Notes:
Predicted 3D model of a 1454-nucleotide RNA (small-subunit ribosomal RNA) from an uncultured bacterium.

RNA sequence: GAUGAACGCUAGCGGCAGGCUUAACACAUGCAAGUCGAGGGGCAGCAUGGGAUGUAGCAAUACAUUCCGAUGGCGACCGGCGGAAGGGUGCGUAACACGUGAGCGACAUGCCCGCAUCAGGGGGAUAACCGCUGGAAACGGCGACUAAUACCCCAUGGUCCUCGCAGGGGGCAUCCCCUGGGAGGUAAAGGAGAUAUCCGGAUGCGGAUUGGCUCGCGGCGCAUUAGCUAGUAGGCGGGGUAACGGCCCACCUAGGCUACGAUGCGUAGGGGCCCUGAGAGGGGGGUCCCCCACACUGGGACUGAGACACGGCCCAGACUCCUACGGGAGGCAGCAGUGAGGAAUAUUGGUCAAUGGGCGGAAGCCUGAACCAGCCAUGCCGCGUGAGGGUCAAGGCCCUACGGGUUAACAACCUCUUUGACACGGGAGCAAUAAGGUCCGCGAGCCGGACCGAUGAGAGUACCGUGAGAACAAGCGUCGGCUAACUCCGUGCCAGCAGCCGCGGUAAUACGGGGGACGCGAGCGUUAUCCGGAUUCAUUGGGUUUAAAGGGUGCGUAGGCUGCGCGGCAAGUCAGCGGUGAAACCCCCGUGCUCAACACGGGGCCUGCCGUUGAAACUGUCGUGCUGGAGUACGGUCGCCGCCGGAGGAAUGUGCGGUGUAGCGGUGAAAUGCAUAGAUAUCACGAAGAACUCCGAUUGCGAAGGCAGCAUGCCGCAGCACCACUGACGCUGAUGCUCGAAGGUGCGGGUAUCGAACAGGAUUAGAUACCCUGGUAGUCCGCACAGUAAACGAUGAAUGUUCGCUGUGAGUCAGUUGUGAUUUGCGGCCAAGCGAAAGCGUUAAGCAUCCCACCUGGGGAGUACGCCGGCAACGGUGAAACUCAAAGGAAUUGACGGGGGCCCGCACAAGCGGAGGAACAUGUGGUUUAAUUCGAUGAUACGCGAGGAACCUUACCCGGGCUUGAAUUGCAGGUGCAUGGACAAGAGAUUGUCCUUUCCUUCGGGACUCCUGUGAAGGUGCUGCAUGGUUGUCGUCAGCUCGUGCCGUGAGGUGUCGGCUUAAGUGCCAUAACGAGCGCAACCCCUCUCCGUAGUUGCCAUCGGUUCGGCCGGGCACUCUGCGGACACUGCCUCCGCAAGGAGUGAGGAAGGCGGGGACGACGUCAAAUCAGCACGGCCCUUACGUCCGGGGCUACACACGUGUUACAAUGGGGCAUACAGAGAGCAGGGUGUACGCAAGUGCAUUCAAAUCAAGAAAGUGCCUCUCAGUUCGGACUGGGGUCUGCAACCCGACCCCACGAAGCUGGAUUCGCUAGUAAUCGCGCAUCAGCCAUGGCGCGGUGAAUACGUUCCCGGGCCUUGUACACACCGCCCGUCAAGCCAUGAAAGCCGGGGGCGCCUGAAGUCCGUGACCGCGAGGGUCGGCCUAGGGUGAAACCGGUGAUUGGGGCUA
Repeated sequence: GAUGAACGCUAGCGGCAGGCUUAACACAUGCAAGUCGAGGGGCAGCAUGGGAUGUAGCAAUACAUUCCGAUGGCGACCGGCGGAAGGGUGCGUAACACGUGAGCGACAUGCCCGCAUCAGGGGGAUAACCGCUGGAAACGGCGACUAAUACCCCAUGGUCCUCGCAGGGGGCAUCCCCUGGGAGGUAAAGGAGAUAUCCGGAUGCGGAUUGGCUCGCGGCGCAUUAGCUAGUAGGCGGGGUAACGGCCCACCUAGGCUACGAUGCGUAGGGGCCCUGAGAGGGGGGUCCCCCACACUGGGACUGAGACACGGCCCAGACUCCUACGGGAGGCAGCAGUGAGGAAUAUUGGUCAAUGGGCGGAAGCCUGAACCAGCCAUGCCGCGUGAGGGUCAAGGCCCUACGGGUUAACAACCUCUUUGACACGGGAGCAAUAAGGUCCGCGAGCCGGACCGAUGAGAGUACCGUGAGAACAAGCGUCGGCUAACUCCGUGCCAGCAGCCGCGGUAAUACGGGGGACGCGAGCGUUAUCCGGAUUCAUUGGGUUUAAAGGGUGCGUAGGCUGCGCGGCAAGUCAGCGGUGAAACCCCCGUGCUCAACACGGGGCCUGCCGUUGAAACUGUCGUGCUGGAGUACGGUCGCCGCCGGAGGAAUGUGCGGUGUAGCGGUGAAAUGCAUAGAUAUCACGAAGAACUCCGAUUGCGAAGGCAGCAUGCCGCAGCACCACUGACGCUGAUGCUCGAAGGUGCGGGUAUCGAACAGGAUUAGAUACCCUGGUAGUCCGCACAGUAAACGAUGAAUGUUCGCUGUGAGUCAGUUGUGAUUUGCGGCCAAGCGAAAGCGUUAAGCAUCCCACCUGGGGAGUACGCCGGCAACGGUGAAACUCAAAGGAAUUGACGGGGGCCCGCACAAGCGGAGGAACAUGUGGUUUAAUUCGAUGAUACGCGAGGAACCUUACCCGGGCUUGAAUUGCAGGUGCAUGGACAAGAGAUUGUCCUUUCCUUCGGGACUCCUGUGAAGGUGCUGCAUGGUUGUCGUCAGCUCGUGCCGUGAGGUGUCGGCUUAAGUGCCAUAACGAGCGCAACCCCUCUCCGUAGUUGCCAUCGGUUCGGCCGGGCACUCUGCGGACACUGCCUCCGCAAGGAGUGAGGAAGGCGGGGACGACGUCAAAUCAGCACGGCCCUUACGUCCGGGGCUACACACGUGUUACAAUGGGGCAUACAGAGAGCAGGGUGUACGCAAGUGCAUUCAAAUCAAGAAAGUGCCUCUCAGUUCGGACUGGGGUCUGCAACCCGACCCCACGAAGCUGGAUUCGCUAGUAAUCGCGCAUCAGCCAUGGCGCGGUGAAUACGUUCCCGGGCCUUGUACACACCGCCCGUCAAGCCAUGAAAGCCGGGGGCGCCUGAAGUCCGUGACCGCGAGGGUCGGCCUAGGGUGAAACCGGUGAUUGGGGCUA
């Protein structure tokens, strides 16, 4: 885009069209084929007329009965014509059925037309009717009468038919035509009538039309259907027919069809045309037209011009109906209609007015053909549901919510119009003419023409006019992308959506609803089907190295294709002309319905087929030549080509003998095994089998498989040279045939090695494996099968053609040599070109020709079934159901690798000290609990948030309270307090009582407090996966990018790679790249040296004083402090290096190659952490999930882990004495002195808001003691007594004293930190803080080491490269069994069904054949018999389908 559609929602009107796609299922009822009285006999019914009788009436007359066929007519009957057309359906049919074009010298043709001729005579019947009679009926039977345009006979007759004869002509084989003459045979019907005439009859010839038959060509699926065929194929002779013919029959012959698809099976009416498509094609065959077939199913004939006959007949069958049970009747696939089936398809309508048909002389009759109407949005077309103006009202919806946006110029409102619907009125065309009449014309016919002349179903419809009034008339689908159209709410992987991709797990533009928008519009969507897009079966117009796809190889049949010249033919081809290609349809032009759809006229088209006349380039064919393709001969050459038998050495194992002794062998390490009965090793000899080291190659040969020691023989091939010969002999190759690695099979040999199976030993969680020791088939030979492979160049064969460079094998030619040329093989690299790219590239995957083979999404599956082959194994051919939305190729960027290269890091190694064992402290898990609040969870949680949990904190639990609330604030109203103090109740919050009682003022009030109401509250409730901010980690790692250019179809690459160098993408060099940015480094801070400057610390350095303390005066030199500067840059030297840079007990220097430390953390990763620090979107709670209070809990404890402290002691413990820091804090504070106390501490005095006070550090050093012990080590735990803080130390604080004195004697596997002022060790300070569970954290200084060979290994990281089936990226991906559910399918003992064929038996009707008795005057009929057949019965087999216990595999499923 389309549809004979259906379904859902919706629906105003009209025009035109369409309407059982399913059950060719069954049908009630009505109608669909009759007509002619001008063929006939007649008269049942009707009408008219006449007669008779009766009744009424005076009568006319009316009525009733009856008679007369006399008239009009006419039921039934005889007869004629028509019922073979029209109408329906699509069963069957793969066929001369259809289409197209031919043929009939092999035919028919009623009605119609033309021409010619004719119609004389006779006869006997029969229906109706009548009588009798059977039957329920349908329907008959018998007898008698009768007519015809019914039937028969005789005559006449021709150009008719049959059979001879003669002549002529023609053709296409049989033959055909014409003419003449002969013999025989065959015709007829009358009717009407105005007696003009008309309608008919017979024969023949011709025409027209319609039909019959034959042939060429064309249009379907399966080869998993490959062979079929006995009247089969042909002949001769007959029969039959309108006619040809095996159409049928007798006889003879043995043929005929088939890979160019016979036969079988399945499916199907064919065409014009219809849909789609640019076309070629693909799909279809409804309506309309043509042809065919069919008429309940099957068979058959009759009649007839025509039938094997839809509304005829006979028979058989199934079904339905009637029946008196004896018998009968029926056939909607005609129009309506009914039931059934189905998703689904209409009225039991009107009329013959028109068109057409039948009959008739006509009037006319008949006509479910036809014309109309009805139903249905089924389709196409047309119209309407209003038009113009008009504050952007309300409401809805949304938002950043005093406000704005949108619905929306929409509505309201104002003005206007009236198509359709409605009402009223008018009102067509379709009608032409028939009969008949009038007139005209001529070729004079009942000829032609003109005029008059009845008739309308549709329908009071179309159309026109008038009236009123916006009045009565809009929906459906969609809005994630494709694809036009977006927001809110609800829901929360639920409910649901979905054409594909895919949406939905708490902010869903995708579900549902609202608003809005988009699309189309009396429709809109959905479903189904077809074409398109799909060059996705490719003729136009595809492919086959790697995506699916080259056959394993050759030979070769059919077939396809095929070199050069000349001549002939004209089949193909091309052109002109002719015939045909129906109409409708389609296209163009025009015309008619108001337009359009629709219809009409004209033209085009119908791409085709046939004939005819030409042309001769090409194809073909015939003839004749040629040598270039191909082949042959001659010459010399090459090679693991093949075959046969022969001879050879080394090695292996083995046999025998010698020497010789304890192991050998084997592995990662071992063991099994062998060996004192003498192995292994070694020497000599022997037999056997298999394979041929080196040469050896990127080599050679072969069609492929494949081929390797040596030599002979036999055989095949190739290249080269020469150019003698043949003269296109060529290429390819379906089917076929051959060869065909390894493994396998059969028979017979052989067996040294190796070695499936098997055994043992190991390995392992296991190890039916990899490793080891053995070992059978096999490996080898002969003969025979088998026939596969990653049989690969994953690349079929042949020919021609298209730049080059280079290596090599075999030849030839030239040349003195190096070499060059040429041919043919085998390789490498490239131009053009090709290719998706990788790549290919004269050995094409380039450009062309020709032939073969093969492919068409993945899985199922190279499976099943069938067939073929095979001894078997198995091979060849080769599906479907079902299922998935992919499976694949090449390349790219990453990531990863028990891949590679290079390089870093306390990464390992080398060291030092720890952890893991103990006790305790602390955090966590777990458990417990009313609660043990929450968070953090590998590295990157666990002395973490917490830099201070007894109450508070506090978020948790229990209990008691409050509800504008504990805190902040707006408005309104009210109060005058609030606060403070005291007392009482209570666990407290809280409540009650008493006392006290405000400030400013312009006197209105305000400030402030409380109460009430109201608006904001409050939430450590949830979501860190909605977020901001902040932080951890990779990682202080050296990386991450951009612009322009260049390369690539593209992703992307280049730059950023490479070499050297660096701590560094640091720098240098190189370079299709050139530059740049974020990172690195530097700039900042501290520290180390010096200088300048300043001086409430420092110094007797200098002077003086002194209580001897820088204490004082004084000073600022030094130290120090603050501020400001300087210094370091591989700058210098030597060596190495192109440079960058590197190296050097170098120099100099306080410091040397980044001097040390800090701050600083690129693009990003981990949906990393945090909603409980804070902020914030959304959700949730609102007398509670808010808030206040008391108490409890966060401190629990059978355990487990992390981080620490103290130890286990003599490098130590204890005692006494004694020396030296830095940084930092301090008034609710730090202290000091003194008195008391053993001490914690207490009292008093005093100092410091600080370079001023405190202030004395410890390890260290000196002396004494302890002497290796669970101790004078160690200090847990416990008892007693105290101190301090605090409202309060019970749960649950720290400290002091006395006493007690646990585990622990250096810590398993494993693991952590550290490379220098570092580790280790020693003490000091600070924050938080009433106090403190601090052994933690953050700082400060004192003392002060050891070691680094090195980068193999572990971990992490950087760069380059490689592989990849990974890309939430190896914590990836993914395979198979098993278990469970579902689905389709193969096999299966059988069972059931189906169509077709064959044999036998039976055999209706009927044609035909035969037939003495019967009927008939006769023609003829009948009877009986025979042949054949539909159907029926029966039998054996084949095929197809269904089902089937069980069974096999397959697919899908978290």
RNAcentral holds the sequence, with entries from ENA, Greengenes and SILVA. Model confidence (mean pLDDT): 84 of 100. Its Rfam family is "Bacterial small subunit ribosomal RNA". Its family is annotated with ribosome and structural constituent of ribosome in the Gene Ontology.